[in-house]
Molecule: transfer RNA
Organism: Micromonospora maritima
RNA sequence: GCCCCCGUGGCUCAGCGGACAGAGCACUGGAUUACGAAUCCAGGGGUCGCGCGUUCGAAUCGCGCCGGGGGCAC
Repeated sequence: GCCCCCGUGGCUCAGCGGACAGAGCACUGGAUUACGAAUCCAGGGGUCGCGCGUUCGAAUCGCGCCGGGGGCAC
């Protein structure tokens, strides 16, 4: 330098053009307990890496850039 994959709450991921963006774990409050753990209930937290474009509509498609991983090469 070229090619491929990935980038979504704190973490691990789902979502593959239209429904208020979700799950598990973590966190906060409560119930329970002598106190914890476990369990149950409730809750907070996301400009979907950034920009532009396509579309009536984009996390989802296209282009550029940034970051991470892998492969190839002088």